[in-house]
RNA sequence: UCAAGCGGGUCGCCUAAUCGAGCCUGAUUGGUCAGGCAGGAGCGGAGGAACCAGAAUCUACCGGGGCUAAUUCUAGGUCGAUAUCUAGGAGAGACACCUUCCAGUCUCAGCCCGUCAGCUAACUCCGUCGGCGGUGGAAGGAGAACCU
Numbered sequence: 001u002c003a004a005g006c007g008g009g010u011c012g013c014c015u016a017a018u019c020g021a022g023c024c025u026g027a028u029u030g031g032u033c034a035g036g037c038a039g040g041a042g043c044g045g046a047g048g049a050a051c052c053a054g055a056a057u058c059u060a061c062c063g064g065g066g067c068u069a070a071u072u073c074u075a076g077g078u079c080g081a082u083a084u085c086u087a088g089g090a091g092a093g094a095c096a097c098c099u100u101c102c103a104g105u106c107u108c109a110g111c112c113c114g115u116c117a118g119c120u121a122a123c124u125c126c127g128u129c130g131g132c133g134g135u136g137g138a139a140g141g142a143g144a145a146c147c148u
Base pairs, nucleotide, nucleotide: 011133012132013131014130018041019040022037023036024035025034026033027032042128043127044126045125046124047123052118063116064113065112066111067110071090072089073088074087075086076085077084078083091108092107093106094105095104097141098140099139100138101137102136103135
């Protein structure tokens, strides 16, 4: 001097996942901090009339449905196949004030209900975790700082 790792603080990102207050316990010289409980606001999701949609029953094959961007098609491999893997196309999501366009990079995980739910006013119920550290250009807009 450089790189990696660990800890703390600050500022930001993905996500609905943020904010205020109260009580209890513990730590602390103090200021405060941590955990727990029960709630409020904001944000997010589900169930749930009329109208509309839909349409009864039986058989074969995969019951059906929800959250989320996380879907779909083609080809090939494995295979008991409805399953799984690879590649590509279409489509979708993120990229740091917002929208649109162009280029580029990355992602297309996972989880839940339990035979049951179309839409849906009133009404009812539930969640508020977790994980990370930022590419540019153009047009339009919004806002902030400084100066007078």
Record summary
This is a predicted structure of a 148-nucleotide RNA (c-di-AMP riboswitch aptamer (ydaO/yuaA leader)) from an uncultured Leptolyngbyaceae cyanobacterium. Its mean pLDDT, the model's own confidence on a scale to 100, is 77. It was read from a public genome assembly, where an Rfam model found it.